Transfer RNA from a Candidatus Woesearchaeota archaeon, 73 nucleotides, folded computationally. Its mean pLDDT, the model's own confidence on a scale to 100, is 80.
[in-house]
RNA sequence: AGCCCUGUAGUGUAGUGGCCAAGCACGCUAGGUUCUGGGCCUGGAAACCCUGGUUCAAAUCCGGGCAGGGCUA
Numbered sequence: 001a002g003c004c005c006u007g008u009a010g011u012g013u014a015g016u017g018g019c020c021a022a023g024c025a026c027g028c029u030a031g032g033u034u035c036u037g038g039g040c041c042u043g044g045a046a047a048c049c050c051u052g053g054u055u056c057a058a059a060u061c062c063g064g065g066c067a068g069g070g071c072u073a
Base pairs, nucleotide, nucleotide: 001072002071003070004069005068006067007066010026011025012024013023018056028044029043030042031041032040033039049065050064051063052062053061
């Protein structure tokens, strides 16, 4: 330098244009239970890498960036 893949809560992930205005697990947190803690039960907060475009409608498709990984030189 070229090509390919990936980017979603703190972490790991689901999502394949419209269904519930993003779900699950762990973690965090409030309450209940318990002598305390753990466990268990109920609730809560927390995310679509950035920017344009296509579309009635974009996490999803397209362009350009940024970041990470891989291959080639």